[in-house]
Context: one part of a larger RNA
RNA sequence: CUGGGCGUAAAGCGCGUGUAGGCGGCUUUUCAAGUCGGACGUGAAAGCCCCAGGCUCAACCUGGGAACUGCGUUUGAUACUGUUGAGCUAGAGUGUGGAAGGGGCUACUGGAAUUCCGUGUGUAGCGGUGAAAUGCGUAGAUAUCAGGAGGAACACCGGUGGUGUAGACGGCUCUCUGGACAGCAACUGACGCUGAGACACGAAAGCGUGGGGAGCAAACAGGAUUAGAUACCCUGGUAGUCCACGCCCUAAACGAUGCAUACUUGGUGUGAGCCAUUCAUUUGGUUCGUGCCGGAGCUAACGCGUUAAGUAUGCCGCCUGGGGAGUACGGUCGCAAGGCUGAAACUC
Numbered sequence: 001c002u003g004g005g006c007g008u009a010a011a012g013c014g015c016g017u018g019u020a021g022g023c024g025g026c027u028u029u030u031c032a033a034g035u036c037g038g039a040c041g042u043g044a045a046a047g048c049c050c051c052a053g054g055c056u057c058a059a060c061c062u063g064g065g066a067a068c069u070g071c072g073u074u075u076g077a078u079a080c081u082g083u084u085g086a087g088c089u090a091g092a093g094u095g096u097g098g099a100a101g102g103g104g105c106u107a108c109u110g111g112a113a114u115u116c117c118g119u120g121u122g123u124a125g126c127g128g129u130g131a132a133a134u135g136c137g138u139a140g141a142u143a144u145c146a147g148g149a150g151g152a153a154c155a156c157c158g159g160u161g162g163u164g165u166a167g168a169c170g171g172c173u174c175u176c177u178g179g180a181c182a183g184c185a186a187c188u189g190a191c192g193c194u195g196a197g198a199c200a201c202g203a204a205a206g207c208g209u210g211g212g213g214a215g216c217a218a219a220c221a222g223g224a225u226u227a228g229a230u231a232c233c234c235u236g237g238u239a240g241u242c243c244a245c246g247c248c249c250u251a252a253a254c255g256a257u258g259c260a261u262a263c264u265u266g267g268u269g270u271g272a273g274c275c276a277u278u279c280a281u282u283u284g285g286u287u288c289g290u291g292c293c294g295g296a297g298c299u300a301a302c303g304c305g306u307u308a309a310g311u312a313u314g315c316c317g318c319c320u321g322g323g324g325a326g327u328a329c330g331g332u333c334g335c336a337a338g339g340c341u342g343a344a345a346c347u348c
Stems, first nucleotide, its partner, number of pairs: 004319003007302002012316001014201001016199002021194003025088004031082001033081002035077008049065006091191001092188003095184002098181001103177002107173001109171001110154001115149003120144002125136002162169002206247006215241002220236004258315006266293011297304002321348003330341004
């Protein structure tokens, strides 16, 4: 090693594209590298093992055999892996005509609401709370009518509904544009799967430069509460939240479940197609997606259960007691904040 695991116990990279590598459909042919057989050579002696023998026995010693599972040369075998040539269409892709969608980008635009501004009406309160106070208001507030400004977000539709690789995406219209899906079966003919490095994307917060700033709101100030109250509650309020460009690269980035392929009883919703059927927008079938419930099986249990955590294969990543510690040191990336990589002593 044969022969452990990763939903919740330690463990799936946040997510993709893809290099090397690993693995790879059906038929036939060539070679014979892997693989399997024969022969020859070698595999020192001693030792181990077996059988004899010698010291009175044994240890010990002597002789013989076996073994030395290996390597090399040579000669064969060709199922499998590999290699060469030829072919196939079930994997993969192209084409064609369809249909759905908050997929992405850009520009334009709409109404409701909050706030603010000037004006009209109007008068003493408003606001806020468990109760209050700070605060606002006779320099006319709150309320109310019409007008104007500006920013941000899009009620209803809206849905265990849709799209996207993930992060994520929601008023309307436009520009440019990506992907998936079902139907047909015309074309290519294994072109495939995974993927160490690498590269790209990556919520929020944060950073740089320049804009913008309505509401909200870290910090901060005040009022309360309280034994105290650096909080919870209230009144204010700056960064920030928004835009452009450039960084940062982390999340309970979660389905806490890597990707791909095949196989394995069912029931019932729902979204997108297609086929058949019906008087019907009805019913049935089928493919892809998205939910619930459950069978076998699996699981420590909870539960999972054709969207597997079942049965298998390929490839990658990761785990190995708790703390010390995601720390120190070194390296590397970053403007910084910090990220990535990542110990030990000691201790239980």

Model confidence (mean pLDDT): 88 of 100. Predicted 3D model of a 348-nucleotide part of an RNA (small-subunit ribosomal RNA, central domain) from an uncultured bacterium. Its Rfam family is "Bacterial small subunit ribosomal RNA". The RNAcentral record of the full RNA draws on ENA.